The RNA shown here (transfer RNA) has 74 nucleotides and comes from a Christensenellaceae bacterium. NCBI's taxonomy places the organism under Bacteria, Bacillota, Clostridia, Christensenellales, Christensenellaceae. It matches the Rfam family "tRNA". It is annotated as a transfer RNA.
RNA sequence: GCGCCCGUAGCUCAGCUGGAUAGAGCGUCAGACUCCGACUCUGAAGGCCAUGCGUUCGAACCGCACCGGGCGUA
Numbered sequence: 001g002c003g004c005c006c007g008u009a010g011c012u013c014a015g016c017u018g019g020a021u022a023g024a025g026c027g028u029c030a031g032a033c034u035c036c037g038a039c040u041c042u043g044a045a046g047g048c049c050a051u052g053c054g055u056u057c058g059a060a061c062c063g064c065a066c067c068g069g070g071c072g073u074a
Stems, first nucleotide, its partner, number of pairs: 001073007010026004019057001028044005051065004
């Protein structure tokens, strides 16, 4: 350089061929429980989907560019 894959919440990931308010587990915070704590239960906050542009009535999902990471190859 070329080819392929990945980038979605603080972390690990799902979201299968475009459709309504984007989800889970862990973690964090609050409450319940307890003499206190842990465990357990309940609830909440937290992401405009790496970034930009485009296609479309509608994009995390399709196209192009670009950034970062991984693998392969000369």